[in-house]
Context: one part of a larger RNA
RNA sequence: CGUUCGAGAUUUGAGAGGAUCUGUCCUUAGUACGAGAGGACCGGGAUGGACGUACCUCUGGUGUUCCGGUUGUCAUGCCAAUGGCAUUGCCGGGUAGCUACGUACGGAAGGGAUAAGCGCUGAAAGCAUCUAAGCGCGAAGCCCACCUCAAGAUGAGAUCUCGCUAGCCCCUUGAGGGCUCUUAAGGGUCGUCCAAGACGAGGACGUUGAUAGGCCAGAUGUGUAAGCACGGCAACGUGUUCAGCUUACUGGUACUAAUUGCCCGUGAGG
Numbered sequence: 001c002g003u004u005c006g007a008g009a010u011u012u013g014a015g016a017g018g019a020u021c022u023g024u025c026c027u028u029a030g031u032a033c034g035a036g037a038g039g040a041c042c043g044g045g046a047u048g049g050a051c052g053u054a055c056c057u058c059u060g061g062u063g064u065u066c067c068g069g070u071u072g073u074c075a076u077g078c079c080a081a082u083g084g085c086a087u088u089g090c091c092g093g094g095u096a097g098c099u100a101c102g103u104a105c106g107g108a109a110g111g112g113a114u115a116a117g118c119g120c121u122g123a124a125a126g127c128a129u130c131u132a133a134g135c136g137c138g139a140a141g142c143c144c145a146c147c148u149c150a151a152g153a154u155g156a157g158a159u160c161u162c163g164c165u166a167g168c169c170c171c172u173u174g175a176g177g178g179c180u181c182u183u184a185a186g187g188g189u190c191g192u193c194c195a196a197g198a199c200g201a202g203g204a205c206g207u208u209g210a211u212a213g214g215c216c217a218g219a220u221g222u223g224u225a226a227g228c229a230c231g232g233c234a235a236c237g238u239g240u241u242c243a244g245c246u247u248a249c250u251g252g253u254a255c256u257a258a259u260u261g262c263c264c265g266u267g268a269g270g
Stems, first nucleotide, its partner, number of pairs: 001152001004175001005163007015149004021049007033038001051106005059100004066093005071086006110144003117137004164269001166180005171174001181267001186264004190206005211257003214253005221245002227240005
């Protein structure tokens, strides 16, 4: 921009893409078959491999925004306690998120038309013949079925809901131009943000408010803070104390910031 008024939702599915894999074991059954050796079809069940999709409860990884230990040095006057720098100084753990080595699920079942092939009926050709007329079966393959996208499918589809019901002038009479009044539904801008994101976009919210931050409580992690007291010559230990601190998590709470506005979009529709 189009989809012949505009808008908000919900959809149909022309068409396109994805997937389509396979082993082993048990049973039927040591049965059918076979002199024996050996050893099934058909059917039922279990469990794997590779591949794929989703997810983070569990197991792990990461986690330079959390906690702790520790070396050297500098600083806060000193002790003690802290902070800076040294690859995050090094090291031990670890929330959320993201992840695989983790978890769950998938290929199925079924239908239709067929290939090679197997048949029924059956003439030409009194027989025979699956074929000439007609009919039936028959593949991991084809079309459906499963998953995803999808009306720019210009053949532009469908359904529901919402909104707009003024007047005048000009001529070159046209889907024409202009003036006054009017400005809907809805959308945008702007702001607070996100398990959404390169930017656009998508989604939540904007005081009739829990959108983000703060605060409160909890969870989680770390592992028993500082200070003081006691014991020890001291290093240190013990008690107060499963303390202190705690990022991204959960719930609550208007304290802070989402203010007020502005713009687009019209007047009933080839």
This is a predicted structure of a 270-nucleotide part of an RNA (large-subunit ribosomal RNA, domain VI) from Endozoicomonas sp. G2_2. Taxonomically the source falls in Endozoicomonas (Bacteria, Pseudomonadati, Oceanospirillales, Endozoicomonadaceae). The sequence was found in a public genome assembly. Model confidence (mean pLDDT): 90 of 100.